[in-house]
Context: one part of a larger RNA
RNA sequence: GCCAACGAGUUUUAGCAUUCGGUUUUGCCUAAGUGGAUAACCCACGGAGGCGUAGGGAAACCGAGUAUGAAUAGUGCGACUAUAUCGAAUGCUAAAGACCCGAAGCCAGAGCGAGCUUGCCAUGAGCAGGGUGAACUUUGUCGAAAGAUGAAGGGAGGCCCGAACCGUUUAGCCGUGCAAUACUAUCGGAUGACUUGUGGUAAGAAGUGAAAAGCUAAUCGAGCCUGGUAAUAGCUGGUUCUCUCCGAAAUAGCUUUUGGGCUAGCGUCGCGUGUUCCCUUGAGGGGUAGAGCACUGGAAGGUCUCAACAGGGAGAAAUCUCGUGAGACCUAUCAAACUCCGAAUACUCAAGACUAAAAAUGCGGCAGUUAGACGGUGGGGGCUAAGCUCCAUACGUCAAAAAGGAAACAGCCUAGAUCUCUAUUUAAGGUCCCUAAAUCUAUGUUAAGUACACUUAAGGUGGUGGAUUUUCUCAGACACUGAGGAGGUUGGCUUAGAAGCAGCCAUCCUUUAAAGAAAGCGUAACAGCUCACUCAGUAAGAGAAUCUGCGCCGCAAAUAAUCGGGGUUAAACAUAGUACCGAAACUGAGGGCUUCGUCUUGUUUUACAAGACGGAGCGGUAGGAGAGUAUUCGCAUCUGCAUUGAAGGCAAAGGGGUGACCCAUGCUGGAGCGUUGCGAAGUAAGAAUGUUGGC
Numbered sequence: 001g002c003c004a005a006c007g008a009g010u011u012u013u014a015g016c017a018u019u020c021g022g023u024u025u026u027g028c029c030u031a032a033g034u035g036g037a038u039a040a041c042c043c044a045c046g047g048a049g050g051c052g053u054a055g056g057g058a059a060a061c062c063g064a065g066u067a068u069g070a071a072u073a074g075u076g077c078g079a080c081u082a083u084a085u086c087g088a089a090u091g092c093u094a095a096a097g098a099c100c101c102g103a104a105g106c107c108a109g110a111g112c113g114a115g116c117u118u119g120c121c122a123u124g125a126g127c128a129g130g131g132u133g134a135a136c137u138u139u140g141u142c143g144a145a146a147g148a149u150g151a152a153g154g155g156a157g158g159c160c161c162g163a164a165c166c167g168u169u170u171a172g173c174c175g176u177g178c179a180a181u182a183c184u185a186u187c188g189g190a191u192g193a194c195u196u197g198u199g200g201u202a203a204g205a206a207g208u209g210a211a212a213a214g215c216u217a218a219u220c221g222a223g224c225c226u227g228g229u230a231a232u233a234g235c236u237g238g239u240u241c242u243c244u245c246c247g248a249a250a251u252a253g254c255u256u257u258u259g260g261g262c263u264a265g266c267g268u269c270g271c272g273u274g275u276u277c278c279c280u281u282g283a284g285g286g287g288u289a290g291a292g293c294a295c296u297g298g299a300a301g302g303u304c305u306c307a308a309c310a311g312g313g314a315g316a317a318a319u320c321u322c323g324u325g326a327g328a329c330c331u332a333u334c335a336a337a338c339u340c341c342g343a344a345u346a347c348u349c350a351a352g353a354c355u356a357a358a359a360a361u362g363c364g365g366c367a368g369u370u371a372g373a374c375g376g377u378g379g380g381g382g383c384u385a386a387g388c389u390c391c392a393u394a395c396g397u398c399a400a401a402a403a404g405g406a407a408a409c410a411g412c413c414u415a416g417a418u419c420u421c422u423a424u425u426u427a428a429g430g431u432c433c434c435u436a437a438a439u440c441u442a443u444g445u446u447a448a449g450u451a452c453a454c455u456u457a458a459g460g461u462g463g464u465g466g467a468u469u470u471u472c473u474c475a476g477a478c479a480c481u482g483a484g485g486a487g488g489u490u491g492g493c494u495u496a497g498a499a500g501c502a503g504c505c506a507u508c509c510u511u512u513a514a515a516g517a518a519a520g521c522g523u524a525a526c527a528g529c530u531c532a533c534u535c536a537g538u539a540a541g542a543g544a545a546u547c548u549g550c551g552c553c554g555c556a557a558a559u560a561a562u563c564g565g566g567g568u569u570a571a572a573c574a575u576a577g578u579a580c581c582g583a584a585a586c587u588g589a590g591g592g593c594u595u596c597g598u599c600u601u602g603u604u605u606u607a608c609a610a611g612a613c614g615g616a617g618c619g620g621u622a623g624g625a626g627a628g629u630a631u632u633c634g635c636a637u638c639u640g641c642a643u644u645g646a647a648g649g650c651a652a653a654g655g656g657g658u659g660a661c662c663c664a665u666g667c668u669g670g671a672g673c674g675u676u677g678c679g680a681a682g683u684a685a686g687a688a689u690g691u692u693g694g695c
Base pairs, nucleotide, nucleotide: 001695002694003693004692005691006690011096012095013094014093015092016091017090018089019088020087021086022085023084027051028050029049033045034044035043036042055062056061065077066076067075068074099238100237102235106228107227108226109225111224112223118202119201120200121199122198123197124196125195126194127192129161130160131159132157136153137152138151139150140149141148142147165189166188167187170185171184172183204220206216207215208214241628242627243626244625245624246623251264252263253262254261255260265369266368267366268365269364270363271362272361273360275358276359279352280351281350282349283348284347290341291339292338296335297334298333300331301330302329303328304327305326306325307324311322312321313320314319372398373397374396375395376393377392378391379390380389381388403414404413405412418591419590420589421588423587425585429581430580431579432566433565434564438578440577441576442575443574444573445572451568452567459553460552461551463550464549465548466547467546468545469544470543471542472541480537481536482535483534484533486510487509488508491505492504493503516531519530520529521528592618593617594616595615596614597613598612599611600610601609602608603607629684631681632680633679634678635677636676638674640673641672648668649667650666651665654663655662656661
């Protein structure tokens, strides 16, 4: 891991509700107990007591009334007629282990442990070899002595090196190991506070501890065993058959409360009320969006006035000037905490109509929910960041919703799946191929593979299309070609030079078709080449702007890595149009179920059951309600089945039922089993790191 078996809302006592049953013209019921009978269940008695039959008041008390009160007022609660009670089942609640499994823990016991380990006691044992050479002894020499200095001996030491032994520093190895701490190398101690055998001793809030909360039998910030014990768990996991109807919430208030509760809201079921719901119309109040500047404030420009008006500049000073502060007016403005104004919606009330198997609302039974998500709109926070966060919205979807589209894609677009159909029409979205349907029609644009779902800036662009304004133009424009572009003069000054062209000043006149005391290049200065300007040739458009469509650059990343792909010059983009495809939507044909209405039939009148017709409906998590299937056992039943073969097992194939499931058949098996009605439960397995067994 798989298979099989086992494995989770039970029982008791009370309470409330619903359903069913008994009694109810003397309301219903007994409890303890007693008697009888028995294997046991049971039968009879027992009315103590409980519920009901009258309420009001704190009570005394009064009573269809009573309390308050001075009240015969008013007001509150009642009466003005209603069945009540007992039992069973079901649902829920309370107390109990209380649906099941699961802690870490707490406490108890004259409980068990020191064969591991810690300390201590008793008695034994062990420490190769080598080195160093203390005290002390003897003795030599020197010395008056104190003493000094040698030699020989000696053999001390928590001394040195280093085996056994004890330890375990570092590294490797191992890490389903050889091993629940080992192995290899290296390393510390190794006559000592040493190591060790045997025996003994000290223990659980206690021991022992050269102290690490270490150790006390692989267990220690309180051992182990058994018990209290099914401790508790607002936490996690699991909780076993089917079909039908309806169907939520993720909000508010309170909470040592925020992943838990209680109440309300929202669901469902029952019983009532009877249109109260929704829609339309009308009437209301408002101060939001917008707008505005009339108030409160902010902020820009100007004019004027005032001020013992900061500071600067000029001047000898008077003073002038730049400015400073305040106010008035004019122009143009800004505001969530401004308003002279002011919607749309929303809200409240009233009326009217439609809907009637559809809503609303009251009371009662049973819940679940109180972690929401994204999208649209209006906002706060943030960076008008976030797949961010927090509000609002009779908003939408998901949650709890499948189908089609968006390549793929809970929350987007279309649309809400009762079942069947190789039928129809459409939605969103599409129609070259993958891939169902237009290589459709018309007019344009784009040349960048731009683009082909969304998205990428400022800035630049003589890429190209459209619209508009305007200037010149057959009296010849723009461009091009040919020619001219001169003289006074090298203007004056300056300068080494300055001649149109370093710089300063002036910028005239003449000849002309036209030609600047020169717009640029150039020279040391001249020279030289152009331009403006003019003529001729040519020939019909040429220029300058504004708005706008589609492009281009800007544009750098790791697979060739992308429009979903192929690919496409349309199969791209824009405008207009006609076809077609396209879903579980609509429609068509047929079937099922629920509910309502009408009708018919049956039964004990109501009421229920069956059938026919018609209307509406049938996605669904938590959850509510209803109807069934299966297993084991009991009572009755079929005068049931069975060696002429029970149960069980195997077999995709037959039949029935919406389904759980039931019936038949063959083989196997070898002894019990079923139908129907009612009753009672150890009543259904895929999950719980489930338990046990097998492989």
Molecule: large-subunit ribosomal RNA, domain II
Organism: uncultured bacterium